A computed fold for a 77-nucleotide RNA from Limosilactobacillus sp., annotated as transfer RNA. Rfam family: tRNA. It is annotated as a transfer RNA. Rfam's curators write: Transfer RNA (tRNA) molecules are approximately 80 nucleotides in length. The prediction has a mean pLDDT of 81.
RNA sequence: CGGAAUUUAGCUCAGCUUGGUAGAGCGCUGCGUUCGGGACGCAGAGGUCGCAAGUUCAAAUCUUGUAAUUCCGACCA
Numbered sequence: 001c002g003g004a005a006u007u008u009a010g011c012u013c014a015g016c017u018u019g020g021u022a023g024a025g026c027g028c029u030g031c032g033u034u035c036g037g038g039a040c041g042c043a044g045a046g047g048u049c050g051c052a053a054g055u056u057c058a059a060a061u062c063u064u065g066u067a068a069u070u071c072c073g074a075c076c077a
Base pairs, nucleotide, nucleotide: 001073002072003071004070005069006068007067010026011025012024013023020057028044029043030042031041032040033039050066051065052064053063054062
């Protein structure tokens, strides 16, 4: 330098194909059960969907640009 993949809650990941109120598990907080812990049950908090622009009545989803990480190749040695 060229090609590809990934980026969504604190962590690990769905959801994108086919646009229509952003989700799951773990973790966290409160309550109940327990002498207490663990475990279980109930309730709750938590995300401008990497960033910017465009299309659209409407974008995590489509289009373009860009950043970071990873893989493959090229170049150099």